[in-house]
Predicted 3D model of an 89-nucleotide RNA (c-di-GMP-I riboswitch aptamer).

RNA sequence: UACGGACAAAGGCAAACCCAUCGAAAGGUGGGGACGCAAAGCCACGGGCCUAAAGCAAGCUAUAUUGCCACGGCAGCCGGGCCGCCUGU
Repeated sequence: UACGGACAAAGGCAAACCCAUCGAAAGGUGGGGACGCAAAGCCACGGGCCUAAAGCAAGCUAUAUUGCCACGGCAGCCGGGCCGCCUGU
């Protein structure tokens, strides 16, 4: 440096669910909790998925309702980029 993770060690992260909090929501953050994870570390660049406040449209008395839509999210969906611990060859 490249490729790999059977065994081992030092350790790490934390799904669902519950509580608090921010948010229109999706979801985030903190605490508890562990389903799992060798990048479950970081980045929304491509695809995908979630939400639809604002906006636009329909409706119309309309503040109801419905549709479209990301400038909001998911890195624990896949690809890509950056960085990194232990260990084997």